[in-house]
Molecule: Bacterial RNase P class A
Organism: Actinomycetota bacterium
RNA sequence: UGAGUCGGCCGGACGGUCGCGUCAGCGCAAGCUGCCGAGGAACGUCCGGGCUCCACAGGGCAGGGUGGUCGGUAACACCGACCCGGGGUGACCCGCGGGAAAGUGCCACAGAAAACAGACCGCCGGUACGCCGAAAGGCGCGCCGGUAAGGGUGAAAAGGUGGUGUAAGAGACCACCAGCGGGCUGGGUGACCAGCCCGGCUUGGCAAACCCCACCCGGAGCAAGGUCAGACAGGAAGCGUUCGAGGGCGGCCCGCCCGAGCUUCCGGGUAGACCGCUAGAGGUCGUCGGCAACGGCGAUCGUAGAUGGAUGACCGUCACCGGCCGCUGCCGCAAGGCAUGGCCGGCACAGAACCCGGCGUACAGGUCGACUUAUCCG
Numbered sequence: 001u002g003a004g005u006c007g008g009c010c011g012g013a014c015g016g017u018c019g020c021g022u023c024a025g026c027g028c029a030a031g032c033u034g035c036c037g038a039g040g041a042a043c044g045u046c047c048g049g050g051c052u053c054c055a056c057a058g059g060g061c062a063g064g065g066u067g068g069u070c071g072g073u074a075a076c077a078c079c080g081a082c083c084c085g086g087g088g089u090g091a092c093c094c095g096c097g098g099g100a101a102a103g104u105g106c107c108a109c110a111g112a113a114a115a116c117a118g119a120c121c122g123c124c125g126g127u128a129c130g131c132c133g134a135a136a137g138g139c140g141c142g143c144c145g146g147u148a149a150g151g152g153u154g155a156a157a158a159g160g161u162g163g164u165g166u167a168a169g170a171g172a173c174c175a176c177c178a179g180c181g182g183g184c185u186g187g188g189u190g191a192c193c194a195g196c197c198c199g200g201c202u203u204g205g206c207a208a209a210c211c212c213c214a215c216c217c218g219g220a221g222c223a224a225g226g227u228c229a230g231a232c233a234g235g236a237a238g239c240g241u242u243c244g245a246g247g248g249c250g251g252c253c254c255g256c257c258c259g260a261g262c263u264u265c266c267g268g269g270u271a272g273a274c275c276g277c278u279a280g281a282g283g284u285c286g287u288c289g290g291c292a293a294c295g296g297c298g299a300u301c302g303u304a305g306a307u308g309g310a311u312g313a314c315c316g317u318c319a320c321c322g323g324c325c326g327c328u329g330c331c332g333c334a335a336g337g338c339a340u341g342g343c344c345g346g347c348a349c350a351g352a353a354c355c356c357g358g359c360g361u362a363c364a365g366g367u368c369g370a371c372u373u374a375u376c377c378g
Stems, first nucleotide, its partner, number of pairs: 001374010012318007020037002023034004039349001043360002046358005051221004058254004063217005068082005083097001084095004098212002103210002105206003120151002122147006129140004159177006178202002180199008225275004234266006246258003282301008320346006328339004
C1' cells in the first nucleotide's frame, strides 16, 4: 500500500422570525415567561416478560414449543464461553447439533441391482455339438454351477492399501489403517478429548419426511382493567327452576363448584370526562469481580405523555456528499493528485400511543478500533 474478517459510534449543528404540546410560575381574564418535547431502528408483530382481569381441585387425551454442554438474565427460540461436525491459506463463518437394528415412507434418470438391495460386460470350473491338431490343448456357440476382486451406470453400489490363499475370487485368512462395539487409565463442572488393550464386528442417505425419545407449556390482552356521569321501551319464541337451563374464557372427556333464570330474534335510548399514562428489571460516570455475557458497590440525572392525535415553516451560516471552474503552494518526468478558494445541486431508512429485554428487516454518507493475508521498503 492492496485485499479481507470481526466489533463499536454518528447519521446533522448554531442563530433569527413566526407557529405548536405537556408541565410549572404570574395574571380577574385575554394572555405572558420558563424548562423540556420522537428512533437506531419508533418499522415487522416473530419471541420473552412486567402489569391488568378470569380460573386454580384434580386426572387424562389431543395440541404447541425447545433439542450439544455449562453459564448469564425477570424470562426467552435471546446473549456469552466452550465441545463436535462442515467451509475457508487465515482472521473467522455456518449448524432445525438427541434417535435411521421401534415402525412407515422417499432416493428421479441411468444402472444388473438403491437396503432382507446384484449379475450387464466379465473371470473360473464342468458339459453337449462343430472346427483345427499326432496328442496336450485351442477357437466358436449353447446349457449347468461358482464368483463379486476388475470394468461400466450413478450424488451414492457390500471399508481402504498390501499380501496369503483359490479353479477363479472374496475379511475366507494375515499385517497396518479407518469406522463401530466393549474395557481400563488420565484431563475436564460437562458436552467431550488423549492414550492403551480386546473383538473380523464392517451394506447407505434423508427425521428442515411422518415418527420415536427427553424437557417445558392455564387463558386473554391497554380496544386489558377501573372511577364518575348519562340514557332506557318494550314485544315474540325456545329451554329451565334441584329429575339443573346456563356458567366456570385454548380444544375434548371424566370429575368438582356456582346456579334461578338463561338463550335467540324484532325494536327503542345513551355512549361524555377522568384514571391506567410514565421514576422504570431506568440512564450516565467511576470502581471491583468475571475469559465473556453480565453482576456488586458508590455517585449523579430527572430526559415526550398526545387522544381527529403536538415537535413545523422560512432565512442565514457551518458540517457532510456529488459535479464544474480557477489561480497560488506542495508531490510528480508527465498524466494527475492533495491543500486553499468560488459556483451549482443534494443531504439515507424513517415517526411514539402502557412499558421493557431480544430477534428480523431498511439505511445516502461518515468515522474509530482489533485481527488475517499478499507485496514492497527499512